[in-house]
């Protein structure tokens, strides 16, 4: 100076005017007018997880179904977050990971290939037998006849070392061995089980003994193993008020109906269903002071706790937060509240701070 | 608020672990004097979009994006 990784962060700024909803305060004409205040996000969004809250047992038991899944810890709580283990990327700072079990079962693996999971013998390699021509030695005068070598074919067998199919072929390497192989044996390195040691613990180990190795591979195939989950939503739900007639008919009847969105036991409430014909109308509250923000200190590697001081910062119910003008600048991106919070995803111009990493260059 | 389905060729579509059926359209060739039918032939390089499981993904799993539908 260049690449680059981590975290925080900000995301038009200021005035002047009109505008729209919320709270106060003051006037009165009782719903207007005047003043004051304060009015979107870091994702306010997907609505994918988690909890307050409300109503239904105070959330009971069992089976269904779901989600999760290496260890420790953090929270109110999680499928989030920390920190740590393991495996993978990268030179490094750092990043990523659905990461229980395949020696309960069941399944699945197309082509291709001899054989796809109780392992197989296609070609090659080798012993025996058997053939056929050659040599070679022996016997004979000669035809022949017997051994032996290498070799062609055949054929009973051995043989996972070599080829060669495939994503995958049942530990590498080497020396030994062997008719030719082969953990058949040895030695290294990998593996498995017990031990010790460190470590809360996932788990590690230039530790020690023992196993020739017995145990491919897929569970985001089905399933087992462990932890969790009752349902339903603010149109919850709560108080006020009108209606639901004390109305006609049928039909069923407690082994019943409904509360309740898997089912069964439970538990509550209780006659109920259909059709006729009469009728209807909102209104307040639930609403924002909360697992709250900011600051300091203290504890903890940290997520995060705690103490003290400060602060109040939208609450609409057809739904407000906008619009001109004027002026700087780097010319402005994704995007918009509807009970409320903690996450986790997805979008998103640019631009600002810390902190590291590697390279070259210079002192 | 809550729940369900669906995206495959220009259109309708089957396929749901083994390398994308099939019909209309389009395109090219053959009959034909020419055109309609007929026939023969071609036509999916990113199965909505990014990942990921797996020897292999439209087809299982996440997470987006688009569209339809229902229940108050």
């Nucleotide at each position: 100076a260049g690449a680059g990784c981590u975290g925080a962060c900000c995301g038009g700024g200021c005035a002047a005017u009109c505008g729209c909803g919320g709270c106060c305060c003051u006037g009165c004409u009782u719903g207007c007018a005047g003043g004051g205040u304060g009015g979107a996000g870091g994702a306010a969004a997907g609505u994918c997880c988690g909890g307050g809250c409300u109503c239904c047992a105070u959330a009971g038991g069992g089976u269904a179904a779901g989600a999760c899944g290496c260890c420790a810890g953090g929270u109110a709580a999680c499928g989030c977050c920390u920190g740590g283990g393991c495996g993978g990327c990268g030179u490094a700072a750092g990043c990523c990971g659905a990461c229980g079990g395949a020696a309960a079962g069941u399944g699945c693996a197309a082509c291709a290939g001899a054989a796809a999971g109780u392992a197989a013998a296609c070609c090659g390699c080798c012993u025996g037998c058997g053939u056929a021509g050659c040599u070679u030695c022996c016997a004979g005068c000669a035809a022949u006849g017997g051994g032996g070598g290498a070799u062609u074919c055949g054929u009973c067998g051995g043989u996972a070392a070599g080829g060669g199919u495939g994503a995958a072929a049942g530990g590498g390497u080497g020396c030994g061995g062997u008719a030719a192989g082969a953990g058949c044996g040895c030695a290294c390195c990998g593996c498995g089980u017990c031990g010790c040691u460190g470590g809360u613990a996932a788990c590690a180990g230039u530790c020690g003994a023992c196993g020739g190795c017995a145990c491919g591979g897929c569970a985001a195939a089905c399933c087992c193993c462990g932890u969790c989950u009752g349902g339903a939503g603010c149109a919850a739900g709560a108080c006020c008020a009108a209606a639901u007639a004390g109305g006609g008919a049928u039909g069923c009847g407690a082994u019943g109906g409904u509360g309740u969105g898997a089912c069964c036991c439970g538990c509550g409430c209780u006659g109920c269903a259909u059709c006729c014909g009469g009728g209807u109308a909102g209104g307040u509250u639930g609403c924002u002071u909360g697992a709250g923000g900011u600051g300091u200190g203290c504890g903890g590697u940290g997520a995060c706790g705690u103490a003290c001081a400060u602060c109040c910062c939208a609450g609409a119910u057809g739904a407000a937060u906008g619009a001109u003008u004027g002026u700087c600048c780097u010319c402005g991106a994704c995007a918009g509240a509807a009970c409320c919070c903690g996450g986790c995803u997805u979008a998103c111009a640019g631009g600002u701070c810390a902190g590291c990493u590697c390279u070259c260059u210079c002192u | 608020a809550g729940g369900g389905c669906c995206g495959u060729c220009g259109c309708c579509a089957a396929g749901c672990g083994g390398u994308a059926a099939g019909g209309c359209a389009c395109u090219g060739g053959a009959u034909u004097u020419u055109g309609a039918u007929u026939c023969c032939a071609g036509c999916a390089u990113c199965c909505c979009c990014a990942g990921g499981u797996u020897c292999g993904a439209a087809u299982c799993c996440u997470g987006g994006c688009g569209g339809c539908c229902c229940u108050g």
Predicted 3D model of RNase P RNA and transfer RNA as a complex of 435 nucleotides. Rfam match: Bacterial RNase P class A. Its family is annotated with tRNA processing, ribonuclease P activity and dimeric ribonuclease P complex in the Gene Ontology. Rfam's curators write: Ribonuclease P (RNase P) is a ubiquitous endoribonuclease, found in archaea, bacteria and eukarya as well as chloroplasts and mitochondria. Its mean pLDDT, the model's own confidence on a scale to 100, is 78.